This is a predicted structure of a 96-nucleotide RNA (TPP riboswitch aptamer (THI element)) from Microbacterium sorbitolivorans. The RNAcentral record of the sequence draws on Rfam. Taxonomically the source falls in Microbacterium (Bacteria, Bacillati, Actinomycetes, Microbacteriaceae). It matches the Rfam family "TPP riboswitch aptamer (THI element)". Rfam links the family to the GO term thiamine pyrophosphate binding. The coordinates come from a structure-prediction model, not an experiment, and the mean pLDDT is 76.
[in-house]
RNA sequence: GGCAGUGACACGGGGUGCCGCGGAAAGCGGCUGAGACUACACCCGUCGAACCUGAUCCAGUUAGUACUGGCGAAGGGAUUGUCCGGCUCGCUAUGC
Numbered sequence: 001g002g003c004a005g006u007g008a009c010a011c012g013g014g015g016u017g018c019c020g021c022g023g024a025a026a027g028c029g030g031c032u033g034a035g036a037c038u039a040c041a042c043c044c045g046u047c048g049a050a051c052c053u054g055a056u057c058c059a060g061u062u063a064g065u066a067c068u069g070g071c072g073a074a075g076g077g078a079u080u081g082u083c084c085g086g087c088u089c090g091c092u093a094u095g096c
Base pairs, nucleotide, nucleotide: 001088002087003086005084007083008082009081010080011045012044013043014042016039017031018030019029020028021027051076052075053074057070058069059068060067
C1' cells in the first nucleotide's frame, strides 16, 4: 500500500405475518423464521433477495391469504465511514 471479515462503533434503511380461543378489545396458545410485543432487539447498507412492487400471481403443502419453490440475469431499494484483528505485496533498518 492492497485485499478482506459471522468483529466493534457511528450513521442510514427495513419488516413485524398466519391460525385457534375471545361479542369485540386486551390477552393467551400454536406455526415458520435472524426477527412476528416498534424491541437500547433482529436483519441489511450498492459484492445490495434486508425490504418493497408484481401479488387477493402460479405450483406444491398445510390448521392456515401463513410456509416452500417459481416469478428473479424483472423493476426499485439505504452512504457507508472509522477502528481493530487477519492475509498478502513492496521498501527500509537490524541480525545471521